[in-house]
Predicted 3D model of a 346-nucleotide part of an RNA (small-subunit ribosomal RNA, central domain) from uncultured Dokdonia sp.
Rfam family: Bacterial small subunit ribosomal RNA.
The sequence was found in a public genome assembly.
Context: one part of a larger RNA
RNA sequence: UUGGGUUUAAAGGGUCCGUAGGCGGGCAUAUAAGUCAGUGGUGAAAUGCUGUGGCUCAACCAUAGCACUGCCAUUGAUACUGUAUGUCUUGAAUUAUUGUGAAGUGGUUAGAAUAUGUAGUGUAGCGGUGAAAUGCUUAGAGAUUACAUAGAAUACCGAUUGCGAAGGCAGAUCACUAACAAUAUAUUGACGCUGAUGGACGAAAGCGUAGGUAGCGAACAGGAUUAGAUACCCUGGUAGUCUACGCCGUAAACGAUGGAUACUAGUUGUUUGGAUUUCGAUCUGAGUGACUAAGCGAAAGUGAUAAGUAUCCCACCUGGGGAGUACGUUCGCAAGAAUGAAACUC
Numbered sequence: 001u002u003g004g005g006u007u008u009a010a011a012g013g014g015u016c017c018g019u020a021g022g023c024g025g026g027c028a029u030a031u032a033a034g035u036c037a038g039u040g041g042u043g044a045a046a047u048g049c050u051g052u053g054g055c056u057c058a059a060c061c062a063u064a065g066c067a068c069u070g071c072c073a074u075u076g077a078u079a080c081u082g083u084a085u086g087u088c089u090u091g092a093a094u095u096a097u098u099g100u101g102a103a104g105u106g107g108u109u110a111g112a113a114u115a116u117g118u119a120g121u122g123u124a125g126c127g128g129u130g131a132a133a134u135g136c137u138u139a140g141a142g143a144u145u146a147c148a149u150a151g152a153a154u155a156c157c158g159a160u161u162g163c164g165a166a167g168g169c170a171g172a173u174c175a176c177u178a179a180c181a182a183u184a185u186a187u188u189g190a191c192g193c194u195g196a197u198g199g200a201c202g203a204a205a206g207c208g209u210a211g212g213u214a215g216c217g218a219a220c221a222g223g224a225u226u227a228g229a230u231a232c233c234c235u236g237g238u239a240g241u242c243u244a245c246g247c248c249g250u251a252a253a254c255g256a257u258g259g260a261u262a263c264u265a266g267u268u269g270u271u272u273g274g275a276u277u278u279c280g281a282u283c284u285g286a287g288u289g290a291c292u293a294a295g296c297g298a299a300a301g302u303g304a305u306a307a308g309u310a311u312c313c314c315a316c317c318u319g320g321g322g323a324g325u326a327c328g329u330u331c332g333c334a335a336g337a338a339u340g341a342a343a344c345u346c
Stems, first nucleotide, its partner, number of pairs: 004317003007300002012314001014201004021194003025088007033081002035077008048066007091191001092188003095184006103177007110154001114150008125136002162169002206247006215241002220236004258313006266291011295302002319346003328339004
């Protein structure tokens, strides 16, 4: 390279937007670039193949033909692709109506719990564990009552529930913003799909500046356990966890399954729309689950939410270790991230 693959064997980019590019719905007409056919020219010789001949054969050589799969010109064909023009509505989008949800941003606010403070009652313990001890407590703890203050998180509802591109999102309410679905066929008339480079977003931890700090809690200290115990258990406890702004850009960022479109038996739940209804239910969209036919698969399994049957585009893989390392480069305040080898070895 050809070929083959990517749920679990190596392999789907964390997610989306989108540039170039690639690919792209129905009908008609024109064109003839790709495509197909004919003709002409050219395609040096040698080499190659085939026939014949010459060295006693062969290698070798000579000769004739073919080939040289190509290029150029020209004459035609017009199904497909391209190009141009016109047109269509089913793809796509817009509009209207009706709905849906923990979708986002900002504000306001609520109750329970916890901690702390003050005051009252009250007296000897509390706390913790397998058992203890460290710790707290007669300067009155723990318990209990009242009031006050603070920060963080939102019990029940709550569910294979819902929403979001992913990360993720949960008390209530208000404002703003976005999305999705159904119905109507009202509008545009292929406006589409994918997407290298690029851009935006992106859990937790971590970093910078300024705040905040109730609970929890790396580090750290002490008490236990133990042969030891730099742990598991206990008592404390700093960073952090929270807010604002700015970085970082990674995760088992997982459905370990890229996106889009079409097609291919059924059964049974559930969320949210629509239509019908004899009120039992039935039909029909969009999601979200379970089981299964065919098929697929090495099997486990998957099975209309495909890992089935096909098409288009992107990403990625090519034995284990060395190694996601070294070097170089880019990015970053740093931590580090991205890109990413080889020697050697089995």